[in-house]
């Protein structure tokens, strides 16, 4: 150079083209505890990036970024 895979929350994974994109765990706050640990309860917080398609896109197409593998 050429292929094929992967990108969603600090972190680790879910989402049939149609719910307010969910959870575990980090971390915040309260609440129990003499204190911590454990435990319960809030709340915050992500779809790698531009176009297309489509009534609608995390999901289909294109292209581009980064990562990983085969080949040469």
């Nucleotide at each position: 150079g050429c292929c094929c895979c992967c990108a969603u929350a600090g972190c680790u994974c879910a989402a049939u083209g149609g719910a307010u994109a969910g959870a575990g765990c980090a971390g915040g706050g309260c609440c129990c505890u003499c204190c911590u640990a454990a435990g319960g309860c809030c709340a915050a917080g992500a779809u790698u990036u531009a176009g297309g398609u489509u009534c609608g896109a995390c999901u289909c197409c294109u292209a581009g970024u980064g990562g990983g593998g085969g080949c040469a």
Predicted 3D model of a 72-nucleotide RNA (transfer RNA) from a marine sediment metagenome.
Its Rfam family is "tRNA". It is annotated as a transfer RNA.
The sequence is in RNAcentral, with records from MGnify.
The coordinates come from a structure-prediction model, not an experiment, and the mean pLDDT is 80.